[in-house]
Molecule: Bacterial RNase P class A
Organism: Vicinamibacteria bacterium
């Protein structure tokens, strides 16, 4: 010096001037609420406000005690309201390291599926090879006994070779040729005994091995969960139409009822008018100060708690939080000076994105600047 690793902070300043939305304060208008207006002050996005993936606080429904269903999750001990979340560990896998990554219960309870190759894909089997021991035909050689050559009947899984995956590895005995056939060492299975709070590790001891995979396939244990969401849910409540009642109330004529007719009455029926109730618009509200941030100190490895001090004005509701101008920085280009280091100028960019009840988290997007700690090469002392 180069290459990598892990965490963290910030994420353009600084004035001037036109605006937007809240807040307080003052006046002005109005009998008064309410509204509407000028003027001062102060305030007014973010690490992720995003994706809406988990979890909760609130609210209402509801009574949710138990079970089906269905969904999610699953190594093990912490932490936390609470988690599919963090934290330290286990095992198990990549990297020389630093350090990453894992949806990591069960496949000797059932049942599915393993394509294409390939003999065979789970009651294992033989395409090429490998053998000629036993049994048997043929040949030839030999007085015999038998030996030599070929084939049948078989033996074999050791090698080839397909395959994501082929019935433990390796090695040495061993045999006709081989095989856990037989030993050692590895692996597997038991149960055992020492450590640990487990997960889990190490040990000796038995046992030639019986048990392909797949469970983000059905399933099978074990734990967990009512459901809807701030458009939740409360309180006010017009206008116009319609709803229920009470009151006067019209007839020249029409309805029903008094058995029919006539008079009379009742009750209905237009119109006025007063009450009550209920929804719409629209108005409050909930709404912004809380499992909060920061500092110190204490406990703990960590997460995270616990104590003491400080600190925190955005609350909109078709939705503000913006826009231009100087100056400064930060990066890229160009000309001019200057031996150089650098200086001055012009002209260009400076990201992702965007509150909508709040909070804790996972994810995903970000131009660019710093910060710490560690590892690995290379070279100098």
């Nucleotide at each position: 010096g180069g290459a990598g690793c892990g965490g963290g902070u910030c994420g353009g300043g600084c004035g001037a001037u036109c605006g937007c939305c809240g807040c307080g304060g003052u006046c002005c208008g109005a009998c008064g609420u309410c509204g509407g207006g000028g003027c001062c002050g102060g305030g007014g996005a973010g690490g992720a406000a995003a994706g809406u993936c988990c979890g909760g606080a609130c609210u209402c429904c509801g009574a949710a005690g138990g079970g089906c269903a269905g969904u999610g999750c699953g190594c093990u001990g912490g932490c936390u309201a609470a988690c599919c979340g963090c934290c330290a560990g286990c095992g198990g896998g990549g990297g020389c390291g630093a350090c990453c990554c894992c949806a990591g219960g069960g496949a000797a309870a059932g049942u599915g599926c393993c394509a294409c190759a390939g003999a065979a894909a789970a009651c294992a089997c033989a395409c090429c090879g490998c053998c000629g021991a036993a049994c048997u035909c043929c040949c030839g050689c030999g007085c015999g006994a038998g030996c030599g050559g070929g084939g049948g009947u078989g033996g074999c899984a050791a090698g080839g070779g397909u395959g994501a995956a082929a019935a433990g590895g390796u090695g040495c005995g061993g045999u006709a040729a081989g095989a856990g056939c037989g030993c050692a060492c590895c692996g597997c299975c038991g149960g055992c005994g020492u450590g640990g709070u487990g997960a889990c590790a190490c040990g000796a001891c038995g046992g030639g091995c019986a048990c392909g995979g797949u469970a983000a396939a059905c399933c099978c244990c074990g734990c967990a969960c009512g459901g809807a969401g701030c458009a939740a849910g409360a309180c006010c409540g017009a206008a116009u139409a319609g709803g229920g009642g009470g009151g006067c109330g019209u007839u020249c004529g029409a309805g029903g009822c008094c058995g029919g007719c006539c008079c009379g009455g009742c009750c209905a029926a237009a119109g006025c008018u007063c009450c009550c109730g209920g929804g719409u618009a629209g108005g409050u509200u909930g709404c912004u100060g809380g499992a909060u941030c920061c500092u110190g100190c204490g406990g703990g490895c960590a997460a995270c708690c616990g104590c003491a001090g400080g600190a925190c004005u955005a609350g909109a509701g078709g939705a503000a939080u913006g826009g231009u101008c100087g100056c400064c920085u930060c990066c890229g280009g160009g000309g001019c000076c200057g031996c150089a280091a650098g200086g001055c100028u012009c002209c260009g960019g400076g990201a992702c994105a965007g509150a909508a009840u709040c909070c804790g988290g996972c994810u995903u997007a970000c131009a660019g600047a710093c910060c710490c700690g560690c590892u690995c090469c290379g070279c100098g002392g």